[in-house]
This is a predicted complex of two RNAs, RNase P RNA and transfer RNA, with 457 nucleotides together. The coordinates come from a structure-prediction model, not an experiment, and the mean pLDDT is 76. It holds a member of the Rfam family "Bacterial RNase P class A". Rfam links the family to the GO terms ribonuclease P activity, dimeric ribonuclease P complex and tRNA processing. Rfam describes the family as follows. Ribonuclease P (RNase P) is a ubiquitous endoribonuclease, found in archaea, bacteria and eukarya as well as chloroplasts and mitochondria. Its best characterised activity is the generation of mature 5'-ends of tRNAs by cleaving the 5'-leader elements of precursor-tRNAs. Cellular RNase Ps are ribonucleoproteins. RNA from bacterial RNase Ps retains its catalytic activity in the absence of the protein subunit, i.e. it is a ribozyme. Isolated eukaryotic and archaeal RNase P RNA has not been shown to retain its catalytic function, but is still essential for the catalytic activity of the holoenzyme. Although the archaeal and eukaryotic holoenzyme s have a much greater protein content than the bacterial ones, the RNA cores from all the three lineages are homologous -- helices corresponding to P1, P2, P3, P4, and P10/11 are common to all cellular RNase P RNAs. Yet, there is considerable sequence variation, particularly among the eukaryotic RNAs. Identified in Yersinia as Ysr151/RnpB.
RNA sequence: CAAGUAAACCAGGUGGCCGCGUGCGGAUGGUCCACACGAGGAAAGUCCGAGCUCCGCAGAGCAGGGUGCUGGGUAACACCCAGUGGGGGUGACCCCAAGGAAAGUGCCACAGAAACAUACCGCCGAUGUGAAUCGGUAAGGUUGAAAUGGUGAGGUAAGAGCUCACCGGCAGUCGGGUGAUCGGCUGGCCGCGGUAAACCCCAUCUGGAGCAAGACCACGUAGGAAGGCAUGACGUCCUAGCGACGUCUAAAGACUGCUCGUCUGAGUCCUUCGGGUGAGGUCGCUGGAGUCGGCGGGAGACCGCCGGCGUAGAUAGAUGGUCACCGCUGCGCGGGUCGUGAGGCACGCGCGGAACAGAACUCGGCUUACGGUUUGCUUGGACU
RNA sequence: GCCCCCAUCGUCUAGGGGCCUAGGACGCAGCCCUUUCAAGGCUAAAACCGGGGUUCGAAUCCCCGUGGGGGCA
Numbered sequence: 001c002a003a004g005u006a007a008a009c010c011a012g013g014u015g016g017c018c019g020c021g022u023g024c025g026g027a028u029g030g031u032c033c034a035c036a037c038g039a040g041g042a043a044a045g046u047c048c049g050a051g052c053u054c055c056g057c058a059g060a061g062c063a064g065g066g067u068g069c070u071g072g073g074u075a076a077c078a079c080c081c082a083g084u085g086g087g088g089g090u091g092a093c094c095c096c097a098a099g100g101a102a103a104g105u106g107c108c109a110c111a112g113a114a115a116c117a118u119a120c121c122g123c124c125g126a127u128g129u130g131a132a133u134c135g136g137u138a139a140g141g142u143u144g145a146a147a148u149g150g151u152g153a154g155g156u157a158a159g160a161g162c163u164c165a166c167c168g169g170c171a172g173u174c175g176g177g178u179g180a181u182c183g184g185c186u187g188g189c190c191g192c193g194g195u196a197a198a199c200c201c202c203a204u205c206u207g208g209a210g211c212a213a214g215a216c217c218a219c220g221u222a223g224g225a226a227g228g229c230a231u232g233a234c235g236u237c238c239u240a241g242c243g244a245c246g247u248c249u250a251a252a253g254a255c256u257g258c259u260c261g262u263c264u265g266a267g268u269c270c271u272u273c274g275g276g277u278g279a280g281g282u283c284g285c286u287g288g289a290g291u292c293g294g295c296g297g298g299a300g301a302c303c304g305c306c307g308g309c310g311u312a313g314a315u316a317g318a319u320g321g322u323c324a325c326c327g328c329u330g331c332g333c334g335g336g337u338c339g340u341g342a343g344g345c346a347c348g349c350g351c352g353g354a355a356c357a358g359a360a361c362u363c364g365g366c367u368u369a370c371g372g373u374u375u376g377c378u379u380g381g382a383c384u
Numbered sequence: 385g386c387c388c389c390c391a392u393c394g395u396c397u398a399g400g401g402g403c404c405u406a407g408g409a410c411g412c413a414g415c416c417c418u419u420u421c422a423a424g425g426c427u428a429a430a431a432c433c434g435g436g437g438u439u440c441g442a443a444u445c446c447c448c449g450u451g452g453g454g455g456c457a
Base pairs, nucleotide, nucleotide: 001380002379003378004377005376006375007374008373009372010371012326013325014324015323016322017321018320020038021037022036023035025033026032027031040356044367045366047365048364049363050362051361052210053209054208055207059260060259061258062257064206065205066204067203068202069083070082071081072080073079084098085096086095087094088093099201100200104199105198106195107194108193120141121140122137123136124135125134126133127132149167150166151165152164153163154162168190169189170187171186172185173184174183175182176181214283215282216281217280224273225272226271227270228269229267232248233247234246235245236244237243252264253263254262255261290309291308292307293306294305295304296303297302328353329352330351331350332349333348334347336345337344338343385456386455387454388453389452390451391450394410395409396408397407402440413427414426415425416424433449434448435447436446437445
């Protein structure tokens, strides 16, 4: 110097003019004036997790869905931290939906003899003149993504963990660790292919909807049409009436998939359609698991204490435009200075550049989009 | 703002791990038939929204994005 990798930070500043939203104050007939405040690291995607609100407080079982190495953090999480195992990279470093395939089922195209119970060729033995038949054999060949532990030696009729050495796996055992797991020893134990982002099994979590939730006010305690449900049963009272009151239960509905169970149940009932008004008003609506600094605990995520700050809240939806100066930065030219050198540093002039994007109930995360600066580290090159 | 669904030739669609080099219909193009047009027959071109992952293998399964559609006072 280049490329890479990890982390942190910034998201131009000041002033003038014009303009917008909210709050507060003043003047006021609509309106005007003054002051204060006014987007982000992602406000985005709506992918997770919560607060909050309502659904008849949501009970039990099944189904469905999510998660899936270990330990911790957290209100919670699919997030974060630390570790284990595996994978990628020369490296700094990065990535992993990483439980179970000896519970069961399914699938494994084509090729191949054979894809989970099998011998096509070959090798060996026996019978046979031979063709061939029977038996042994997985060392070799062929196919494939994958072929029955691998390599070598011994051994054998030929072979084979049949035996041995090393490596790998499994089981047992001892030790370290909270644990995932690691290390040692023993055993030929090698039986058991892959696939669970296929069904499934195991463990664990899970009621549903979402601020257009929901509450109050107004139109309006006002009301149109069609359909549905025993215009049911029993008891009491009376004025004896298809009267009043009470109890019971059917159909149906609710508990947002099903069953049980519970509740409502002739009603201000349920279902469907239509009409009117209104982009109605107020609240929810911004102080919240907040943020900054210090101290302490912890390896870290994070936690505790003390102090400071604390002002976006619109509802067709504000936070903008322009000018000047300064700052940042790219390229070109010019001289200066430092260094042996590659090159660095501070200047002047000219031409440029400044991204992604914008709150809509609020938080914690993830993911995606995007300009730049600094620092640590790695690799390579050049120079001395 | 919130919730849900979908994406395959120009259009409508089939296919839900291998037989997919993706099938069909309409349309388009060429040829045949006809005096000509239509109808009919034959032939051809034409697609899995983009990226990543799982798997031996992905249009299909999973994740992230892009685009489109619908509902909610």